[in-house]
Predicted 3D model of RNase P RNA and transfer RNA as a complex of 469 nucleotides.
């Protein structure tokens, strides 16, 4: 010093002046009440966006709703061990697989002899599967060439080494063995089944049999093993206008008919009235006025709502996630919706200029609470710490 | 704020994991004296990244983007 890996932080600072939302207090001034109190102004004081407030992909709490307790059954979700946590698909350590020369990184990483299904093209041959070229024997009663050995074609057989095809061909290398070849024999790796031994597993390490029997795919069905009731602050809860509709009562009006009722009355047909831009039929919808009181919902309005799995310091356990003591603090709560505007000063970063530290000029990200909290995952201008790993170069 | 559902050619739909097709659109030639029609061609897409798989439009994951519903009773 150049490259590079992990892991943590920060993400503008002071000051003035104008403002806004919220919260405490006043010998303060108005309204309501007339006792406490509350509203709305004034004056003073606190406090007021993040690391993601985003995405709404996951866990919870809170809150209704359905349910006697529990269970199964369908649907979804997770899926190597151990831990960690209210709980999780998060999080820590680890095991096993892959990458990197290395620091490190990456893995939906349970089961393919419970079953079912698929494996396109191409290839002979794709699941209990085959022989296209090949390589090897033989040929008698098949042809041809040939001087002979002996060659070609064909036929009957053997083999799966080699070639070809595919993502994938029914163990891999190597050495015997054979007519050619094959686990057909043997070593060594793989596989399988057993048994020892270390670890809490996951899994690792050795021994002994087996001559290979068992293809891939579960982010296809499915199996196992756990876990989950739905639904969300537009949960909810409580006060409440107008107007329109429900409902009870009184009084007025009110045709037929038919049942029930002591009776008031009530139900059912039917005539009648209204309705569609008219009018014939048909058919479909509604049934009279005032008055008074109730009870629900809407519009608005108050809570739900800011002490919490809480921040921040130290000490202890633990390798860590994380957990325990012990001290401190109180720290947004809006509802069309505050947390801003400006101005000085000064940091950072880039460009120009030249007098080389100074001037001018532009910029200074992602984004912005809405019930709350723990993760995840996504966006970010710029910068700082700390550990490490490679290489070059010097003492 | 909560909860659902959809991205495929320029539009409007298709596509059991197995060559991305169809209508209308567009260009370009034939035909016409000129246009329409008509006939032959051609060009063009799976929102985006990753991951399973031999092999993804489809299965999973992220991620952008669009739509749609949300007091009560009917």
């Nucleotide at each position: 010093c150049c490259a590079g890996a992990c892991g943590g932080c920060c993400g503008g600072a002071u000051g003035g002046c104008c403002g806004c939302c919220u919260u405490c207090g006043g010998u303060c001034g108005g309204g309501c009440a007339g006792a406490c109190g509350u509203c709305c102004g004034u004056c003073g004081g606190g406090g007021g966006a993040g690391g993601a407030a985003a995405g709404u992909c996951c866990g919870g709490g809170c809150u209704c709703c359905a349910c006697g307790g529990a269970g199964a059954c369908a649907c979804g979700g997770u899926g190597c061990c151990g831990g960690g946590u209210a709980a999780c698909g998060c999080c820590c350590g680890g095991c096993g697989g892959g990458g990197g020369c290395g620091a490190c990184c990456c893995c939906a990483g349970g089961g393919a002899c419970a079953g079912u299904g698929c494996c396109a093209c191409a290839g002979a041959g794709a699941g209990c599967a085959g022989a296209c070229c090949g390589c090897c024997g033989g040929c008698c009663g098949g042809g041809g060439c040939u001087u002979c050995c002996g060659c070609c074609c064909g036929c009957c057989g053997g083999c799966a080494a080699g070639g070809g095809u595919g993502a994938a061909a029914g163990g891999g290398u190597g050495c015997g063995g054979u007519a050619a070849g094959a686990g057909c024999g043997c070593a060594c790796c793989g596989c399988g089944u057993u048994c020892c031994c270390g670890g809490c597993g996951a899994c690792g390490g050795g021994g002994a049999c087996g001559g290979c029997a068992c293809g891939g795919u579960a982010a296809a069905c499915c199996c196992c093993a756990c876990c989950g009731g739905g639904a969300g602050c537009a949960a909810g809860a409580c006060c409440a206008a107008a107007u329109a509709g429900g409902g009870a009562c009184g009084g007025c009006a009110c045709g037929c008919c038919g049942g029930c009722u002591u009776a008031g009355g009530c139900c059912g047909g039917c005539a009648g009235g209204c309705g569609g831009g008219u009018u014939u039929c048909c058919g479909c919808g509604c049934c009279g006025c005032c008055g008074u009181c109730c009870g629900g919902g809407u519009c608005g309005g108050u809570c739900g709502c800011g002490c919490g799995a809480g921040g921040c310091g130290u000490c202890c356990g633990g390798c860590a996630a994380c957990g325990g003591g012990c001290g401190u603090c109180c720290c947004a709560g809006a509802u069309g919706a505050a947390u801003g505007g400006u101005c000085a000063u000064c940091g950072c970063c880039c460009g120009c200029g030249c007098g080389u530290g100074c001037g001018c000029g532009g910029g200074u990200a992602c984004a912005g609470a809405a019930c709350c909290c723990g993760g995840c995952u996504u966006a970010c201008a710029g910068g700082c710490c700390g550990u490490c790993u490679g290489g070059c170069a010097c003492c | 704020g909560c909860g659902g559902g959809c991205g495929u050619a320029g539009u409007u739909c298709a596509a059991c994991g197995g060559u991305a097709g169809a209508a209308c659109g567009a260009a370009a030639g034939c035909u016409u004296c000129c246009c329409a029609a008509g006939c032959u061609u051609u060009a063009g897409a799976u929102g985006a990244g990753g991951g399973u798989u031999c092999g993804a439009u489809u299965c999973c994951c992220u991620u952008c983007g669009c739509c749609c519903g949300c007091u009560c009773c009917a």
It holds a member of the Rfam family "Bacterial RNase P class A". From the family's description: Ribonuclease P (RNase P) is a ubiquitous endoribonuclease, found in archaea, bacteria and eukarya as well as chloroplasts and mitochondria.